[in-house]
Context: one part of a larger RNA
RNA sequence: UGUAGGAAUUUUGAGAGGAGCUGUCCUUAGUACGAGAGGACCGGGAUGGACGCACCUCUGGUGGACCAGUCGUCAUGCCAAUGGCGCAGCUGGGUAGCUAUGUGCUGAACAGAUAACCGCUGAAAGCAUCUAAGCGGGAAGCUGGCCUCGAAACAAGAAUUCCCUUGAGAGCCGUUGUAGACCACAACGUUGAUAGGCCGGGUGUGGAAGCGCAGCAAUGCGUGAAGCUUACCGGUACUAAUUGCUCGAUUGG
Repeated sequence: UGUAGGAAUUUUGAGAGGAGCUGUCCUUAGUACGAGAGGACCGGGAUGGACGCACCUCUGGUGGACCAGUCGUCAUGCCAAUGGCGCAGCUGGGUAGCUAUGUGCUGAACAGAUAACCGCUGAAAGCAUCUAAGCGGGAAGCUGGCCUCGAAACAAGAAUUCCCUUGAGAGCCGUUGUAGACCACAACGUUGAUAGGCCGGGUGUGGAAGCGCAGCAAUGCGUGAAGCUUACCGGUACUAAUUGCUCGAUUGG
């Protein structure tokens, strides 16, 4: 842009893609078979490996806007307390997110048509013959079945509801993220919780500063599970989503 008005929701499925792997153990059964040694088909059940998809509750990793310890040096006049720099200075932990080695799940069953092959009936050819007419069985393979996409499937499909010169609806613009290179997509724009701030909670760190006490001091103890706490959860209009602008069908040849 089209699908001859616009919008929302729900769909059909032409067609396309994915998946299709396999071990061990138990049982049937120490049965069939075999002199014995040994030892099944068929069927039923359990549990794994690798691959794949999804997820982050658990176990871990990472986590350079979180917490703590610590060395050197500079600065805030000094003490104390802090900040900068030194690979993120180094070290110990760690929320959200992202992750695997972590967690959950899949391969199937079943149906149809078949291959090699096995058959039934049966002539040509008084017999025989699975085949010539006819009818069965038969594979991880084929078509479905399972998962994903899918009306530009130009034969552009179907259904429901709503709206329209009393302007439907869309875009621009702004606050953003479940989205993302841009675009797009999704949420919201005062009839508002969209983001920030603030409040409460959670989580992490692990016992703040100040003061007091003990000790010559280093330091320890108390106040006190203290102080601080990013991305998490909930709340709250304090701040910013203001005001507006553009396009747009003669109710649809």
The prediction has a mean pLDDT of 88. Large-subunit ribosomal RNA, domain VI from a Parvularculaceae bacterium, 253 nucleotides, folded computationally. It was read from a public genome assembly. It matches the Rfam family "Bacterial large subunit ribosomal RNA". Its family is annotated with structural constituent of ribosome and ribosome in the Gene Ontology.